[in-house]
Molecule: transfer RNA
Organism: Trichonephila inaurata madagascariensis
RNA sequence: GGGGGUAUAGCUCAAUAGUAGAGCAUUUGACUGCAGAUUCAGAGGCCCUCGGUUCAAACCCGGGUGCCCUCU
Numbered sequence: 001g002g003g004g005g006u007a008u009a010g011c012u013c014a015a016u017a018g019u020a021g022a023g024c025a026u027u028u029g030a031c032u033g034c035a036g037a038u039u040c041a042g043a044g045g046c047c048c049u050c051g052g053u054u055c056a057a058a059c060c061c062g063g064g065u066g067c068c069c070u071c072u
Stems, first nucleotide, its partner, number of pairs: 001071007010024004018055001026042002029039002048064005
């Protein structure tokens, strides 16, 4: 330098174009002599960025950037 993949919660990942979810972690209550386990409730996201298509975009298309794989 060529080709491919990927970017969503603190972490690991979902989400057929129509109000963004799960597990773990975290906070509160219950339970306990204390803790753990269990259980209840909550908080945490303008979905990497800039454009385009569309009535409507996390999702489709293009540019940029980061990371991963591969060819030379």